[in-house]
RNA sequence: ACGGGCGUAGCUCAGUUGGUAGAGCGAAGGUCUCCAAAACCUUAGGCCGCGAGUUCGAAUCUUGCCGCCCGUG
Numbered sequence: 001a002c003g004g005g006c007g008u009a010g011c012u013c014a015g016u017u018g019g020u021a022g023a024g025c026g027a028a029g030g031u032c033u034c035c036a037a038a039a040c041c042u043u044a045g046g047c048c049g050c051g052a053g054u055u056c057g058a059a060u061c062u063u064g065c066c067g068c069c070c071g072u073g
Base pairs, nucleotide, nucleotide: 001072002071003070004069005068006067007066010025011024012023013022019056027043028042029041030040031039049065050064051063052062053061
């Protein structure tokens, strides 16, 4: 330099034919207990790497850039 993949919650990841974003773990509160742990219930938390475009509507399609990984020379 070229080709491919990935970027979504604090962490690990789903989200398939574009239609208002979820799970597990973690966090906070509660029930239980003499206290704690475990268990159970509830809640908060992300406008989806940063822009632009297409569309009534974009995490999803197109495109520029940034970062990480793999490969080719």
Predicted 3D model of a 73-nucleotide RNA (transfer RNA) from Arenicella sp.
The same sequence occurs in records of 3 taxa.
The source organism's lineage runs through Bacteria, Pseudomonadota, Gammaproteobacteria, Arenicellaceae and Arenicella.
The coordinates come from a structure-prediction model, not an experiment, and the mean pLDDT is 82.
Its Rfam family is "tRNA". Rfam describes the family as follows. Transfer RNA (tRNA) molecules are approximately 80 nucleotides in length.